[in-house]
Predicted 3D model of a 72-nucleotide RNA (transfer RNA) from a bacterium. The sequence is in RNAcentral, with records from ENA. Its Rfam family is "tRNA". From the family's description: Transfer RNA (tRNA) molecules are approximately 80 nucleotides in length. Its mean pLDDT, the model's own confidence on a scale to 100, is 83.

RNA sequence: UGCGAGGUAGAGCAACGGUAGCUUAUCAGGCUCAUAACCUGAUGGUUGUAGGUUCGAAUCCUACCCUCGCCA
Numbered sequence: 001u002g003c004g005a006g007g008u009a010g011a012g013c014a015a016c017g018g019u020a021g022c023u024u025a026u027c028a029g030g031c032u033c034a035u036a037a038c039c040u041g042a043u044g045g046u047u048g049u050a051g052g053u054u055c056g057a058a059u060c061c062u063a064c065c066c067u068c069g070c071c072a
Stems, first nucleotide, its partner, number of pairs: 002070006010024004018055001026042005048064005
C1' cells in the first nucleotide's frame, strides 16, 4: 500500500429501512434480625466522524478516523 472483519448505555452483545433493546453493572424500594441471593422499578445512547439517498437511516451509498486479522 491492498484485502477482509468490526466500532451501538460503565462492560459484554442484539436490533426486516418504521418507538434503539437484552444481560450485567450502578441507584432506589421490597424481602431478611442482618448480609448475600431473589423480586420490582429507575438512571444511563448526539448508534466512531462528516456528507448523500429516502416520507423515514444503527441499517443503504461515499469519504475519513480507530481496533483486529491476512497478504506483501